Overview
TPP riboswitch aptamer (THI element), 98 nucleotides, folded computationally. The coordinates come from a structure-prediction model, not an experiment, and the mean pLDDT is 80. Of the family's consensus pairs, 95% are formed in the model.

RNA sequence: ACCAAACUUUAGGGGUGUCCGCCGUAGGGCGGGCUGAGAUGAUACCCUUUGAACCUGAACAGGGUAAUGCCUGCGAAGGGAAAAGUGAACAUACUGAC
Numbered sequence: 001a002c003c004a005a006a007c008u009u010u011a012g013g014g015g016u017g018u019c020c021g022c023c024g025u026a027g028g029g030c031g032g033g034c035u036g037a038g039a040u041g042a043u044a045c046c047c048u049u050u051g052a053a054c055c056u057g058a059a060c061a062g063g064g065u066a067a068u069g070c071c072u073g074c075g076a077a078g079g080g081a082a083a084a085g086u087g088a089a090c091a092u093a094c095u096g097a098c
Stems, first nucleotide, its partner, number of pairs: 001092001006086005011048004017034007054079003060073004
C1' cells in the first nucleotide's frame, strides 16, 4: 500500500393483493384459503446507489388459476432511499535502514 462476504448502529425508502364464509343498509369488520420476506399496524418485514425493495409503463402481453399485480416477459427500460463502525491484522507486494 492493499483486503471480501457478513454483521452492527443511526438515518432513510417501500408494499399490504386476491378468493370464500359470517356479520353489517352501506362504508366496512371478523375468520379462513392462495402467493410471498411481508397481504394493514408492526418496536414486524424487505430495501438503501455495488440500488429488481418499490413505483411508472400498466386497465400491458403470453401462460396458468377458484381468483389475483400467481408465473414468465416487458427489463439493466425510466424513476428510486446512506452514512459510520466491526470484520481487519495476519498474509502478500513495494520502499528504506541495519